A computed fold for a 160-nucleotide RNA from Streptomyces boncukensis, annotated as c-di-AMP riboswitch aptamer (ydaO/yuaA leader). The sequence is in RNAcentral, with records from Rfam. NCBI's taxonomy places the organism under Bacteria, Bacillati, Actinomycetota, Actinomycetes, Streptomyces.
RNA sequence: GCCCAGUGAUCGCCGAGUCUCCAAGGGCCCCGCGCCCGAGGGGAGCCGGGGACCCACGCAGUCCCUGGGGUGAAUCGGCGGCCCUCGCCAGGGGCCGGCCGUAGGAGACCUUCCUGCUCCGAACCCGUCAGCUAACCCGGUAGGCGAGAAGGAAGGAAAG
Numbered sequence: 001g002c003c004c005a006g007u008g009a010u011c012g013c014c015g016a017g018u019c020u021c022c023a024a025g026g027g028c029c030c031c032g033c034g035c036c037c038g039a040g041g042g043g044a045g046c047c048g049g050g051g052a053c054c055c056a057c058g059c060a061g062u063c064c065c066u067g068g069g070g071u072g073a074a075u076c077g078g079c080g081g082c083c084c085u086c087g088c089c090a091g092g093g094g095c096c097g098g099c100c101g102u103a104g105g106a107g108a109c110c111u112u113c114c115u116g117c118u119c120c121g122a123a124c125c126c127g128u129c130a131g132c133u134a135a136c137c138c139g140g141u142a143g144g145c146g147a148g149a150a151g152g153a154a155g156g157a158a159a160g
Base pairs, nucleotide, nucleotide: 011146012145013144014143018044019043020042021041022040025037026036027035028034029032045141046140047139048138049137050136055131067129068126069125070124071123076101077100078099079098080096081095082094083093084092104120105119106118107117109156110155111154112153113152114151115150
């Protein structure tokens, strides 16, 4: 000097997932009207769902196939391997830190646009039921991170 892992503090990123008050209980020590953690609860803010009129949808008929919806950026398509699975083929379903794309999303003051680069493109829930939706009702406020790729235009904010 570089790399890896861990702990604490600070700052920051994705996200609605923040702020504040009370607090069972636990831990630490210098034993104090001390500090830290904290089940659970209240309030504020934020996010989501259900739910009228109006509006939207519904278009001639027959047959076949198929439940539908929600949170979230996370959808859709092609290919490969394994399993269900049997001699072969076809079809269907499941799985892979699978491969290649893709709707879409994110990237250090904020918003919009152009060019460009990198990354993500998961998971879960309701249970046959949901268009929109005032009143009203219900729920959530978790989790994961430390990658740095920016340049330009316009308008703000901040500083001077």